[in-house]
Context: one part of a larger RNA
């Protein structure tokens, strides 16, 4: 490389946008470039297969045949793929009515809880833990009312709920923006599908730089415990955690499962629409669960939200360690990150 693979054995890019490119519904018309069929022209000899023949055989040698699958030129064929050219509407958009959501951006507004401040009551302990001890506290704590401040999170509703490309989204409400479903069949008339580089978003934790800092807390510091604790437990506590703006670009970024589109028994739930009809019972559409038929699978599973049978693209995979190193590049203030080997070894 071919082949077989990617839930869990090596392997799906984190997601989604979209360039090349790769594929690409349905009818007819032309063309004939792929296809095909027939001639013809070349395809040097030698070699190699075949066959007769020649050296006593044999290697060897002569003759003919065949092969060169190939490539050119003419003549045809048109089912299929391609070019042009006319049309359809089942794909796919658009349009009108309805509906739905913790979808996103700003902004406003709430109320428990902490913690602080001041005052009032109020006395000798609080706290802490398996037990302690550090800590705080007659300068009056803890407890408790009263008032003020602040800052970060929204109990209950709350659910295999939703919403979103994924990251992830939860107190009320306001404005702005975006998406999905469902119903009609008015439009356009293949206007798709994938997507290499490319562009954009992308959790924490990290970094800039200005705020801000309730509690919560790596580092650190101090008590325990031990043999001994750079720990597990307490008492404190700095970065962070929160906010604008600017990086970073990785995560068990998980459904460990690429996207798109057809085909394939059946039971039960649920969230959103639609029909009917009576609210029940049904039916259809779109998601989200569970359990199974057939088939699949090394099994444990999966089974219409496939890992079942297909077709398009795209990504990765090729024993284990070295190793996600090393070197180079390229990004980044840094800290990394992406790309990513060999030697040697088993």
């Nucleotide at each position: 490389u071919u082949g077989g693979g990617u839930u869990u054995a090596a392997a799906g890019g984190g997601u989604g946008c979209g360039u090349a490119g790769g594929u690409u519904g349905u009818u007819u018309u032309g063309u004939a470039a792929g296809u095909u069929a027939g001639a013809g022209g070349u395809g040097a000899a030698a070699g190699c297969u075949c066959a007769a023949c020649g050296c006593u055989u044999a290697a060897c040698g002569u003759u003919g045949a065949a092969a060169u699958u190939g490539c050119c030129u003419c003549u045809g064929a048109u089912a299929c793929u391609g070019c042009a050219g006319a049309g359809c509407u089942a794909g796919a958009g658009a349009c009108c009515a309805g509906u739905u959501g913790c979808a996103g951006a700003a902004g406003g507004c709430g109320g428990a809880a902490u913690g602080u401040g001041u005052g009032g009551u109020g006395u000798a302990g609080c706290g802490g833990u398996g037990a302690a001890a550090u800590g705080c506290u007659u300068a009056g704590a803890u407890a408790u009312c009263a008032c003020a401040c602040a800052g970060a999170a929204c109990a209950c509703c709350g659910a295999u709920u939703g919403c979103g490309a994924a990251g992830g989204c939860a107190g009320c409400u306001u404005u702005c923006u975006a998406a999905g479903c469902u119903g009609g069949a008015u439009c356009u008339g293949a206007c798709a599908c994938u997507g290499a580089u490319g562009c954009a978003c992308g959790a924490a934790a990290g970094c800039g730089u200005g705020g801000g800092g309730a509690g919560c807390g790596a580092a650190c510091a101090g008590g325990a415990u031990u043999a001994g604790a750079u720990a597990c437990c307490c008492u404190g506590g700095u970065a962070g955690u929160c906010c604008a703006c600017g990086c970073c670009g990785u995560a068990a970024a998980c459904g460990a499962u690429g996207a798109u589109a057809g085909c394939u028994c059946g039971a039960u739930g649920u969230c959103g629409g639609c029909g009917a009809u009576a609210u029940a019972c049904c039916g259809u559409c779109g998601g989200u669960g569970u359990c199974u038929a057939a088939g699949g699978g090394a099994a444990a599973c999966c089974g219409a939200u496939a890992a079942g049978c297909u077709a398009u693209c795209c990504a990765c995979c090729u024993g284990g360690g070295g190793a996600g190193u090393a070197c180079g590049u390229u990004c980044g203030c840094a800290a990394g990150a992406a790309u990513g080997a060999a030697a040697c070894u088993c």
The part of an RNA shown here (small-subunit ribosomal RNA, central domain) has 346 nucleotides and comes from an uncultured bacterium. Rfam family: Bacterial small subunit ribosomal RNA. Gene Ontology terms of the family: structural constituent of ribosome and ribosome. The full RNA is in RNAcentral, with records from ENA. Model confidence (mean pLDDT): 88 of 100.